[in-house]
RNA sequence: CACAAUCUUCGGGGUCGGGUGAGCCGAUGUUCGUCGGUUAUUCCCAACCGGUGGUGAUGUGCCCCGCGAGGAGGCGCAAGCCCACGACCUGCACUGAGUGCAGCUGAGCUGGUGAGAAUCCAGCGCCGACGGUAGAGUCCGGACGGAAGAAGAUUGCU
Numbered sequence: 001c002a003c004a005a006u007c008u009u010c011g012g013g014g015u016c017g018g019g020u021g022a023g024c025c026g027a028u029g030u031u032c033g034u035c036g037g038u039u040a041u042u043c044c045c046a047a048c049c050g051g052u053g054g055u056g057a058u059g060u061g062c063c064c065c066g067c068g069a070g071g072a073g074g075c076g077c078a079a080g081c082c083c084a085c086g087a088c089c090u091g092c093a094c095u096g097a098g099u100g101c102a103g104c105u106g107a108g109c110u111g112g113u114g115a116g117a118a119u120c121c122a123g124c125g126c127c128g129a130c131g132g133u134a135g136a137g138u139c140c141g142g143a144c145g146g147a148a149g150a151a152g153a154u155u156g157c158u
Stems, first nucleotide, its partner, number of pairs: 003156008015046001017045003023038006047138002049128002051085004058078006064071002080126002089103006108124005130141003
């Protein structure tokens, strides 16, 4: 240093804004009704958020080499909508909790630069499980849970 086993810790962010007012409550009235009050992080406007691994002609910081202009190089960071994974949900099997397998699994265009853009720059746009409730990415709940994974320790082996 690589691999294996065991263990430990860690492992998700976001409306205090404006408008409307179903419903509810009250008053009134000749049953229809009328008036008033109040109610949405869910509707409308506006605002805000972005799990994990990979990639990353490039950007950026540091290192290295060089007297210097600069440079073959090394390391870190950088994608919600490029590839994959996880959560949720569904089914099946075993089952005491649960575990395993399978399924399902959202969203990006235009322009610029350039030899080349899925990642850079600019503009505009889009997406977000289930249950609850006035219809929810942001509230409450399952969840002081689980997990992709990250860091570390010990032992073994080479």
Molecule: FMN riboswitch aptamer (RFN element)
Organism: Clostridia bacterium